[in-house]
RNA sequence: GGAUGAAUAGCUCAAUGGAAGAGCAGUGGCUUGUUAAGCCAAGAGUUGAAAGUUCGAAUCUUUCUUCAUCCG
Numbered sequence: 001g002g003a004u005g006a007a008u009a010g011c012u013c014a015a016u017g018g019a020a021g022a023g024c025a026g027u028g029g030c031u032u033g034u035u036a037a038g039c040c041a042a043g044a045g046u047u048g049a050a051a052g053u054u055c056g057a058a059u060c061u062u063u064c065u066u067c068a069u070c071c072g
Stems, first nucleotide, its partner, number of pairs: 001071007010024004018055001027041004048064005
C1' cells in the first nucleotide's frame, strides 16, 4: 500500500427496514443461625462519528476513526 471482517448496557452477545433485548456483573428487597446458592424488582443505550436513501435505519449506501486477520 491492497483485501476482508468487527464496533450495540460495566463485560459477552442478540435483534433479516416498523424503532433495542438477553445472560453475567453491580444495586435494592425476600429467603437463613451465617456465607454461598435461589427468588423478586428497578436501573443501566445519543447502536464508533458524519452524511445520504426511505413514511420509517442498529439494519441499506458513502466517507472517516479504532481494532483484528490475510496478501505484498
A computed fold for a 72-nucleotide RNA from Hanamia sp., annotated as transfer RNA.
The RNAcentral record of the sequence draws on ENA and MGnify.
RNAcentral records the identical sequence in 3 taxa.
It matches the Rfam family "tRNA". Rfam classes the family as a transfer RNA.